[in-house]
RNA sequence: GCGGGCGAAGUGUUGUGGUGGCACUGAAGCCUUCCAAGCUUCAAGGGCGGGUUCGAUUCCCGUCGCCCGCU
Numbered sequence: 001g002c003g004g005g006c007g008a009a010g011u012g013u014u015g016u017g018g019u020g021g022c023a024c025u026g027a028a029g030c031c032u033u034c035c036a037a038g039c040u041u042c043a044a045g046g047g048c049g050g051g052u053u054c055g056a057u058u059c060c061c062g063u064c065g066c067c068c069g070c071u
Stems, first nucleotide, its partner, number of pairs: 001070007010024004018054001026042005047063005
């Protein structure tokens, strides 16, 4: 330099053009003599910029980061 793949809560991940879910972690409450465990609730998210579309996390383009291969 060329090609390909992946970027989603603090972490790991499901899914799909039509409200973004789950688990762990965190907070509060319940329970318990206390703690742990358990139960309930809450908080926390689409790398960035454009385009298409009534509507984009999803499709397209560019760009950034990481990984893999080739040279």